About this RNA
The RNA shown here (Bacterial RNase P class A) has 369 nucleotides and comes from a Candidatus Krumholzibacteriia bacterium. The sequence is in RNAcentral, with records from ENA. The model forms 96% of the base pairs in the Rfam consensus. The coordinates come from a structure-prediction model, not an experiment, and the mean pLDDT is 79.
RNA sequence: CGAGCAGGACAGACGAUCGCGGGCACGGCGACGUGUCCCGAGGAAAGUCCGAGCACCUCGAGGCAGGGCGCUGGUUAACGGCCAGUGGGAGCGAUUCCAAGGAAAGUGCCACAGAGAUAAGACCGCCUAAGCCGCUAUGGCGGCCGGCAAGGGUGAAACGGUGAGGUAAGAGCUCACCAGUGCCGCCGGCGACGGUGGCCGCUCGGUAAACCCCGCCCGGUGCAAGGCCAAAUAGGAGAGGAGGGGUGCCUCGCCCCGCAAUGACUCUCGGGUAGGCCGCUAGAGAUGCCUGGUAACAGGUAUCCCAGAUAAAUGAUCGUCACCCCUCCCGCGAGGGGCACAGAACUCGGCUUAUGGCCUGCUCGGCAC
Numbered sequence: 001c002g003a004g005c006a007g008g009a010c011a012g013a014c015g016a017u018c019g020c021g022g023g024c025a026c027g028g029c030g031a032c033g034u035g036u037c038c039c040g041a042g043g044a045a046a047g048u049c050c051g052a053g054c055a056c057c058u059c060g061a062g063g064c065a066g067g068g069c070g071c072u073g074g075u076u077a078a079c080g081g082c083c084a085g086u087g088g089g090a091g092c093g094a095u096u097c098c099a100a101g102g103a104a105a106g107u108g109c110c111a112c113a114g115a116g117a118u119a120a121g122a123c124c125g126c127c128u129a130a131g132c133c134g135c136u137a138u139g140g141c142g143g144c145c146g147g148c149a150a151g152g153g154u155g156a157a158a159c160g161g162u163g164a165g166g167u168a169a170g171a172g173c174u175c176a177c178c179a180g181u182g183c184c185g186c187c188g189g190c191g192a193c194g195g196u197g198g199c200c201g202c203u204c205g206g207u208a209a210a211c212c213c214c215g216c217c218c219g220g221u222g223c224a225a226g227g228c229c230a231a232a233u234a235g236g237a238g239a240g241g242a243g244g245g246g247u248g249c250c251u252c253g254c255c256c257c258g259c260a261a262u263g264a265c266u267c268u269c270g271g272g273u274a275g276g277c278c279g280c281u282a283g284a285g286a287u288g289c290c291u292g293g294u295a296a297c298a299g300g301u302a303u304c305c306c307a308g309a310u311a312a313a314u315g316a317u318c319g320u321c322a323c324c325c326c327u328c329c330c331g332c333g334a335g336g337g338g339c340a341c342a343g344a345a346c347u348c349g350g351c352u353u354a355u356g357g358c359c360u361g362c363u364c365g366g367c368a369c
Stems, first nucleotide, its partner, number of pairs: 001365008010356001012321007020040004024035004042341001046352002049350005054222004066218005071085005086100001087098004101213002106211002108207003123152002125148003131144005160178006179203002182199007226278004236269005243257005285304008323338006
């Protein structure tokens, strides 16, 4: 210098003016107003994919069905998350990826090709030792009955590989070595597992993101949960009830409703709605330091309070500086533009996705000293 791998922190700064939501103080009966006062989005507030808290439903408990998870140890309130490892795959490497229990309990499936897709399979091929038949020159030849998974061929996959023995030809049929698996030991490790020795020829295809088996976990609905206060109007219940209302007021008149199973009108009660209050933000809390631990994380200690809106505030303008880009200029500098993704709505822990530049460590290669 180039190519790559892993991780971390940040998300423009300061000031002024105006404005918005909340708190507090003061004034006001109240509506509300005032303030040199305090607080006011994120690393993802997003997707709502997991896991919890909290709330309600079921008197309570257990099960079936159904669903999820699945190497080991740890961590946690919990998790399908995270940390550290094991095994396997990829890479020269830093490093990274893995639904990673069981296929030797059973069932199913395995396209095309192929004779055959599993205690399988004679298509080509190899053999004729034994038995039978025929011929015979008596050496054999041909046929039948058969034997063979060594070779060819098909396929993603065809009963472990190499060599020797053996045989009619062959075959773990036998032996040596190698590979795998199972069992029994020894050594290391908490463990997954690794190393090593012996034994049985044991060599048994793949697929469980097919059924299934084994182990563990899971009741449902979500803050529009849920609790409280509570209009108008219309239903409901109870009590009273012969009158009630309009014509501005009073009297008369006129009109409307009612006059009793059918009740005008008045009062009271109850549930629900609008609306309001709580839930609501002090919490598995934040930051610094110390201790334990490889780490995730845990413990201790000091300091701090860090949005709670409800059609929904968190903004705008100006100035100075920082960063990036463009233009002019030899240069100093000047002018202009830009600064990502996005935005709370009960709260946490994760995951995933979107996104800008910066920094650190490590690996490989090249060049120079």